A computed fold for a 71-nucleotide RNA from a Candidatus Wildermuthbacteria bacterium, annotated as transfer RNA. The organism belongs to Candidatus Wildermuthiibacteriota, within Bacteria. It matches the Rfam family "tRNA".
Formats: sequence, structure tokens, C1' cells
RNA sequence: GAGACCUUGGUGUAAUGGCAGCACUAGAGUUUGUGGAGCUCUCAGUGGGGGUUCAAAUCCCCUAGGUCUCC
Repeated sequence: GAGACCUUGGUGUAAUGGCAGCACUAGAGUUUGUGGAGCUCUCAGUGGGGGUUCAAAUCCCCUAGGUCUCC
């Protein structure tokens, strides 16, 4: 220098272009003599910018970071 793939709450992982879900963690409540377990509720996310579209996590372009391959 060229190419391929990955990036979604604190963590892991889903999502035919049509309300971003699930589990764990965290917080609150309930229960208990205390704790744990159980149950209920809450907080929290699409790497960044632009485009296409009525509508983009999803399609296109650029870019950041990471992994791999070639030179």
C1' cells in the first nucleotide's frame, strides 16, 4: 500500500428496511428474625459523519478502533 470481517446498555447476545428485545450486572420495592433464593418495577445501548428512503441497527459513501490475509 491492497483486501476481508467485526463494532448494539456496565457485560454477553438477538433483531425480513417498519415500536431496538433477552440474559446477567446495578438501583428500588415485596418477602424473611437476618441473609440468600423467588417475585415486581426502574436505570441504561446501535463507534463517528453524510447519503438513499415515508421509514435505516439493517442499504450506500467516507471515517475511527480492532482482528486476519496479501504485498